[in-house]
Molecule: transfer RNA
Organism: Dehalococcoidia bacterium
RNA sequence: GGCAACGUAGCUCAGCGGCAGAGCGGGGUCUUCAUAAGGCCUAGGUCAUAGGUUCGAAUCCUAUCGUUGCCA
Numbered sequence: 001g002g003c004a005a006c007g008u009a010g011c012u013c014a015g016c017g018g019c020a021g022a023g024c025g026g027g028g029u030c031u032u033c034a035u036a037a038g039g040c041c042u043a044g045g046u047c048a049u050a051g052g053u054u055c056g057a058a059u060c061c062u063a064u065c066g067u068u069g070c071c072a
Stems, first nucleotide, its partner, number of pairs: 001071007010024004018055001026042005048064005
């Protein structure tokens, strides 16, 4: 230098046009003399950035940035 995959909650990841989710973690509460374990409730996201397409974009297209891999 060329090509490809990936970027979504604190972490690991789902979601592939029509309400942004799960597990773990965090907070509260119940239970207990107390702790652990367990039950219930709950907060937390400019979906990497900027444009475009569309009635509607995390999702499709383009560029940029970052990470990883392959080739030279």